[in-house]
Context: one part of a larger RNA
RNA sequence: UGACGGGGGCCCGCACAAGCGGAGGAACAUGUGGUUUAAUUCGAUGGUACGCGAGGAACCUUACCUGGGCUUGAACGUAGGGCGCCGCAAGGCGUAGAUCACCGAAAGGUGACUUAAACCUACGAGGUGCUGCAUGGUUGUCGUCAGCUCGUGCCGUGAGGUGUCGGGUUAAGUCCCAUAACGAGCGCAACCCUUACCAAUAGUUGCCAACACGUUAGGGUGGGCACUCUAUUGGAACAGCCAUCGUAAGAUGGAGGAAGGUGGGGAUGACGUCAAAUCAGCACGGCCUUUAUGUCCAGGGCUACACACGUGUUACAAUGGCCAGUACAGAGGGCAGCGACCUGGUGACAGGGAGCCAAUCCCUAAAGCUGGUCUCAGUUCGGAUUGGAGUCUGGAACUCGACUCCAUGAAGUUGGAUUCGCUAGUAACCGCACAUCAGCCACGGUGCGGUGAAUACGUUCCCGGGCCUUGUACA
Repeated sequence: UGACGGGGGCCCGCACAAGCGGAGGAACAUGUGGUUUAAUUCGAUGGUACGCGAGGAACCUUACCUGGGCUUGAACGUAGGGCGCCGCAAGGCGUAGAUCACCGAAAGGUGACUUAAACCUACGAGGUGCUGCAUGGUUGUCGUCAGCUCGUGCCGUGAGGUGUCGGGUUAAGUCCCAUAACGAGCGCAACCCUUACCAAUAGUUGCCAACACGUUAGGGUGGGCACUCUAUUGGAACAGCCAUCGUAAGAUGGAGGAAGGUGGGGAUGACGUCAAAUCAGCACGGCCUUUAUGUCCAGGGCUACACACGUGUUACAAUGGCCAGUACAGAGGGCAGCGACCUGGUGACAGGGAGCCAAUCCCUAAAGCUGGUCUCAGUUCGGAUUGGAGUCUGGAACUCGACUCCAUGAAGUUGGAUUCGCUAGUAACCGCACAUCAGCCACGGUGCGGUGAAUACGUUCCCGGGCCUUGUACA
């Protein structure tokens, strides 16, 4: 100087407390361990692995296994040669397969044919093999915590200290006062995006107040740009005003205001820590391999299953299930696409098909509300599992897809010790969309809106963190 203490002081955080809803019990989905296997490819493992890499494993992907092929090679580059076309030339461009026969599951092999050529040579190759403890880049984490440092000066023999401490204050090393320190940098804050209010400009594909026409209905039509909205530029909030307290910084209350003390949300992650993660995104040093640890193909596997754990979904019902009627979004996507509407089918869907490269067309919101029924049961709860019949995608659904219909109807009656999330448009409940994608194992992820709470006395305790101080057999 740090680190540590079941030392002390001060302070903060859904850390506890106060509340609401979950997990732990059941079934299923998914990831992991283990076991099994020819293979169950590899990585991630306290917090900071386990619906993680994977934003989509039937083939492909694919790296694994079995079997069968190839060896300058599947792809790519450079140089030279051969051949063709263009060009005066320099030079530029191109260079390959198709078909047939045989073997074969395919890859591949052999032969024939077509042809200007249907290629040749040389050198590079390739490796998801090892090392993340050789590395770059990127990332997690402490932590959006308030810290981490420097120049000069001063103090100390020196390591070092001071500044950065103290008294206040703040979300903040934020600011004020004080001060052997005076300044500065990286962080904090602000500048950025979005949301909440207003104005100006603009008015189609958006909108419809007034006027006219029209309809079963409907901005449907003329017309208009008021309003909503869209999208560009501005305004608006600063402790600005008032009161109280205070030396100040600031704090408490109030007014006005759409918004009040950082208005809400996002992006933004200091010096560093964990030899943290990644050589399998990519790059790269070294090592290893080169008729194989490369590469191609077919089939299988990654989907196994006495079990254990994590994360979820659906439930156990009446604040509910079922039936009928009826209302209201936002965001996003669409041409090998979205597909209104019509017809057929109980249905998944099929056959036609208007419109739309989209503020124009398409993509039904559901919880909700109204009425009826069920009457507390393993039930009209719950839907696993299984049988049958189908639909769709795809070359192909056996291993191994999703969906539909009929039948079947399991466990489950609120879950031990323990444990998780959340402070407001939040939790909880409800649906919608998108990426990936032929299809989909999505109950996942990322967004979007609808309905919409309870509680916080407080900081004694648990956990994590910050500052000061103290002790130390630690570095």

The part of an RNA shown here (small-subunit ribosomal RNA, 3' major domain) has 475 nucleotides and comes from a Bacteroidota bacterium. Model confidence (mean pLDDT): 82 of 100. The RNAcentral record of the full RNA draws on ENA.